The RNA shown here (Guanidine-I riboswitch aptamer) has 95 nucleotides and comes from Robertmurraya korlensis. The source organism's lineage runs through Bacteria, Bacillati, Bacilli, Bacillaceae and Robertmurraya. The model forms 100% of the base pairs in the Rfam consensus. Rfam family: Guanidine-I riboswitch aptamer. About the family: This family represents a conserved RNA structure found upstream of the ykkC and yxkD genes in Bacillus subtilis and related genes in other bacteria.

RNA sequence: AAAAUGGCUCUCUAGGGUUCCGGUUGAAAAACGUCUGGUCCGAGAGAGAGCGUACAGUAUAUCUGUAGACACGGAGGGACAAAAGCCCGGGAGAA
Numbered sequence: 001a002a003a004a005u006g007g008c009u010c011u012c013u014a015g016g017g018u019u020c021c022g023g024u025u026g027a028a029a030a031a032c033g034u035c036u037g038g039u040c041c042g043a044g045a046g047a048g049a050g051c052g053u054a055c056a057g058u059a060u061a062u063c064u065g066u067a068g069a070c071a072c073g074g075a076g077g078g079a080c081a082a083a084a085g086c087c088c089g090g091g092a093g094a095a
Base pairs, nucleotide, nucleotide: 007051008050009049010048011047012046015041016040020038021037022035023032024031025030053067054066055065056064057063058061070090072093076088077087078086
């Protein structure tokens, strides 16, 4: 700057794996995520908060109020150590 009633950010959760820590095995080297975990990743269709957006109001403000609905879904590919409800993606398709 654009978009926005379907936007953006943060925190958390469901979920996820294995770099690091811890755990287990081992005399050691090393191996094991087919180890509860801490760190870590993490939702369009989960939660909360903030900002923004739309509409209305008048006291024109760093203001107030309202709205923010609905949402089945692969296969495949991609990233980091790796995986995933992450990203492609409210995609293809279905309805």